[in-house]
Context: one part of a larger RNA
Order: sequence, then structure tokens, then C1' cells
RNA sequence: GCCAGCGAGUUACGGUGUGUGGCAAGGUUAACCCGUGAGGGGUAGCCGGAGCGAAAGCGAGUCUGAAUAGGGCGUUCAGUCGCAUGCUGUAGACCCGAAGCCGAGUGAUCUAUCCAUGGGCAGGUUGAAGCGGGGGUAAGACCCCGUGGAGGACCGAACCCACCCUGGUUGAAAACAGGGGGGAUGACCUGUGGAUAGGGGUGAAAGGCCAAACAAACUCGGUGAUAGCUGGUUCUCCCCGAAAUGUAUUUAGGUACAGCGUCGGAUGUUCAGCGGCGGAGGUAGAGCACUGAAUGGGCUAGGGGCCCCACAAGGUUACCGAACUCAAUCAAACUCCGAAUGCCGUCGCUCCAGAGUCCGGCAGUGAGACCACGAGGGAUGAGCUUCGUGGUCGAGAGGGAAACAGCCCAGAUCGCCGGCUAAGGCCCCAAAGUAUGGACUAAGUGGAAAACGAUGUGGGAUUGCCCAAACAGCCAGGAGGUUGGCUUAGAAGCAGCCACCCUUUAAAGAGUGCGUAACAGCUCACUGGUCGAGUGAUCCUGCGCGGACAAUGUAACGGGGCUCAAGUCCAUCGCCGAAGCCGCGGACCCGCAUUGCGGGUGGUAGGGGAGCGUCGAUCUUGCAGUGAAGCGGCCGGGUGACCGGUCGUGGAGCGGGGUCGAGUGAGAAUGCUGGC
Repeated sequence: GCCAGCGAGUUACGGUGUGUGGCAAGGUUAACCCGUGAGGGGUAGCCGGAGCGAAAGCGAGUCUGAAUAGGGCGUUCAGUCGCAUGCUGUAGACCCGAAGCCGAGUGAUCUAUCCAUGGGCAGGUUGAAGCGGGGGUAAGACCCCGUGGAGGACCGAACCCACCCUGGUUGAAAACAGGGGGGAUGACCUGUGGAUAGGGGUGAAAGGCCAAACAAACUCGGUGAUAGCUGGUUCUCCCCGAAAUGUAUUUAGGUACAGCGUCGGAUGUUCAGCGGCGGAGGUAGAGCACUGAAUGGGCUAGGGGCCCCACAAGGUUACCGAACUCAAUCAAACUCCGAAUGCCGUCGCUCCAGAGUCCGGCAGUGAGACCACGAGGGAUGAGCUUCGUGGUCGAGAGGGAAACAGCCCAGAUCGCCGGCUAAGGCCCCAAAGUAUGGACUAAGUGGAAAACGAUGUGGGAUUGCCCAAACAGCCAGGAGGUUGGCUUAGAAGCAGCCACCCUUUAAAGAGUGCGUAACAGCUCACUGGUCGAGUGAUCCUGCGCGGACAAUGUAACGGGGCUCAAGUCCAUCGCCGAAGCCGCGGACCCGCAUUGCGGGUGGUAGGGGAGCGUCGAUCUUGCAGUGAAGCGGCCGGGUGACCGGUCGUGGAGCGGGGUCGAGUGAGAAUGCUGGC
């Protein structure tokens, strides 16, 4: 891992509903007794029949109260005892699951420390004190040579340890092996016997160790501890069908009440939509009348600067500037104004929708997600976050978006090798147009992106110049005073400053750019000629271009591939396309009606209904050695759980119907046991 078997809402008592039955102003017995049993007795007690008040108490009333007031609760409405069933309380209370807490015991054959008694430490090295001799001194100290053999001394086996590396890591081993390493007469190592026990021991202290898992051992018991947590919870069909919100919470992944679902009862259009009429309101927008913000001008109190000034005063100002004023603005917490929607009331019409409302039984939900719109927070970020309104998913399949819960279309009762459409599509993959008419795009734009940039190209508008010849090209001129003045080493059109005149002219700047040290030189403006028809500028707009860098591999059309398109825009006619709609047939539910018509049947949590099967009891009726159950193959029936037939196997029991009762249905629980 697979297979088989086992595996989870039970039972008792109490409460409260529902269904059903008995009796009924009543209903009913409990213990117990009699009886083989069926049954019979048993009236203690309980519930109901009257309530109100804290109570005394009063009583269809009573309490409050001074009250014959008002108000509260009553007075109208049948109960009770069984059986079945929903839910609930107390119990382990659907099942499995803690870490833990407490009690009584068992452990120091591992290990920690201690006690008693034993054992062990190759070999080598160093050479303390003391002592002897000699030297030395007044005596000493001291020095030298010997002797001696100290040391948590040195090197290094056994022995003990475990610092490093490598291997091992389903190991040879639940801590090892190999190589290197540390201690090795000591706070050393070790045998045997003994001591200390669980909030206790022991600890050269690491929360270490106390029998391979110790921040409180192990075993059994309390014990089915508790678990607002996780997981699991077993047959079928039918009807309806949620929530992820509000308030509160030692509350936030729990719970209570409300909201939303379902079932029963009641009510009977009260709901909703639309129309008419009547209403409340301060949003969008707008505005500046208030409150504030804020730009420029005018006017100007006050202040600053300057002039003047002994003081006082005065003058002036491209400074600052309240108030006032003109113009132009801004605001969630501004409003002189002010919608559309929405909301409330009322009348009418339409509508029968799984509408509304009330009472009662049972729930689930109380983590929501994205999209559109209106807002707050954030960075006018987020697949961000918090509200509001709507939608979808959640609990929704089908078609489209290549793939893709939340987007677009559309809500799947079942069958059909029938038809029409939606979104989206119609060259091939791939169903349907290589459809028609017109235009645009050249960028594979389409098939990702901005500020900004650009003689891309189409359309529109305005305007300058132009056959008295424009624009572009080519030929020619582009001069003189003059090297203008200043400055400067120089400044001659062309470093810079100032001025920018006059003349000759068809025209020519006291010079547009290049250039020189300065000149020179080349150009331009401007003019003539040649040529012969358009040529410039600005604005609006369609489609394009650049801007454009990411990680495996083209990879930013799903692919192929596409250019008068298979791209884009406009117009038109067809077609394809879904579980939508229609057609034909069937099932179930509901309504009206009778014999038919109409409507409905996606679904998680969950509510309600109807069934199938298993085991057993009882009554009844059957089958079976001419072959029961069980098992295997095939065939048939039913909406399904399932049921039946036949053949084989098997070899002794087993069905149908009614009623009753359950250890009653397995795929999941890191389920349990066994097998492989």
C1' cells in the first nucleotide's frame, strides 16, 4: 500500500413540541399484593379544574394606591395517561485523541554521590627536603661534591577519557569503527557488598543523572479526567433551501439574542412593480451670502528703508501690509442654492410569486471571495484594507474568454444520431463567409506601456507667396564711405560695448554662419537670369514610428499562418454556436379544474417527506436431497437503495406477507485486527 473483518447520536430519568390512541371536567396509578401466565387488585400520590400578592390574605378577581382613579397580572380558549418521534437537561451522552493533576506502590543490576572491604598502574626521565664530607665564618648565613628519592613532576604502554578528521546514518552498532589526541602515583582507575526515592534523591552545576526519551521516573488506580481544538461519522429517492451580518462577550477560529432557511398552524394580497397625489431630506452639482483657505490689482491704517531733522513735525518709497474694494479660485467636518435616484404615507391598476405578516417545532450561519459603481485608509500602490449598493462564486453544471471559483452568455427533472438562438465566432488545426461594399494601416502595428520626440501617412479647417513666374536647384551679383566709433597687443561685418547712418544700385545687413593672431578666404540675407506650377505656415483629427532591458527555449496572436488581410473602422446579408428556447416521449410536485390545461423540479450547511436492505422476535403462509443457504457466470425488472430468473458450484436448511425490536448499512478517522 491493497484486501477482508471490526469501527461512531445509544440508554435511563426529567422537560418541551409534533403525530397517533384511550378516557374526559376530569385523567392516571406508584410501590406492593394475588395469579403458572394472560390478567386482576392497589387511590397513597401526581397533573388539570383560579387567580393575584413578598406575605398576612382576599378571590373572578387581586396587587399597587388615600382612591369606588389609572395601571400590572388574571377572568374567554380542555385536560390527562400511554405509544412513536423531534429537540433539550442530568448522566462519559456521537466516536477516537492530549500534554497533564492526584493517590497507592515498584525501582540506585544503568547512572550520580557516599560508606565498608579488596585489586591495578610496563619501562624510562628529572633529582626537592633531609643527611654525610669538604670549603667558609667569631658563630652563622652561604658555596661545592656526594648521598637521598620528593612531586595533583616529565616521556610513554596497560587502564581511564573522548579534543580533531574520515567512514558509518533502512549502521556491523538505538552512539560504533579507523587514524590522530588527553590523563596515566592521582581530586587516579576498578571488583564486591552496602546507603540515599519522585517535588524526593544525587549533582566539581550540564536542569545533568535516577534501568536506551526526566523542568519532576516507572506501574496501577481515580479514568470513559477535561479538550470552546483537529480528524472521522456507514443505504436510497423526493420537496424547499441558507449564512459568513448587527449587538454583547477575559470576546475575536467560541457563545447568546436578532437577521437569513425549513416544517406546522393562522391570516388571505396585507408583499412587490407601475401610475396618480402628498411628504421629509441637504448628497451630486454649483456657489462664495456665512466659516475658513487662497492669487493678482486698486486703495490704505500701521510697520520698515531713505531724505530731512534740537524737539515736534514733514517729504519719499519697484519694501511688508490689517481693513475696504475689483477680478479670478478652493473646502468631508463651508452653504445664498440644489437635483437625479432612493425613502415614507395614501389611492388605483397589474401581478399568484415557494409573495407578505403573526404564532410555534427544528436548524445551520455569525473566517467570506472577486467584479462594477459610491467613499474612507494607503502612494487618487497592491490578487491591499474598511464600509455602502448591485452581481457572480460560495452552494452553479453548460457555452465563450487557449488553459482560468468570483469576468461575458446562460440557471442542468430524464431520454432523443430533431430544430432556433445567446455570448463568442465563421483561412487551417476547429462547427460556420478565404461573404459583399467602402476606407485606413506597412508598423507583423494588430499580437503589452508613459512623459516626450519626429518632413510616416489619410481626412478636415485657416492662412502666406505664386504665370506681372512663386518654392527648390543651377548661373551671376552680393558693392562704396569703412579697418563705423570704442576697447584692445590686434578687433578690419563676425571676442566684447555703443550706434546701426549715408551713397551707388536690379540688389547687397555697419552683417546669418564657418574661418584668421589680425587680415584674407568660403557662405547667408537681398537681387537679376535660367526653369515653368504649384510652394510654405498653423490648428483639429484617423491609423501608424521611436521611447521599449530578465533570468531553461521561440514564449507579449492558443498554434499554423495572415498584408486591396485571416489587421483596424463603417455599413450590409448569411451561417455556426449552450444542458438557454422550441419539438417528441417519460417521471415526480403544485394549482385550477375534472378527466385536460397551466406552472414547477441546479444545489453546500440545514429543515421536511417517502422508502430499500441486514439481524432477531411473533402471527400467518410457503419452499427444500427431484437439492435450502452461501458463492460464481449470464439474462431480466425497478427513479434508486435493490429485486427476480437461469446455469454451475454447494450439501441442509431457507423464504413471502402483517406487526414489533435493533450491537442495522463503511472508503476515508497518520482508525483497530488479520492476511498478502
The part of an RNA shown here (large-subunit ribosomal RNA, domain II) has 676 nucleotides and comes from an Actinomycetota bacterium.
The organism belongs to Actinomycetota, within Bacteria.
Rfam family: Bacterial large subunit ribosomal RNA. Rfam links the family to the GO terms structural constituent of ribosome and ribosome.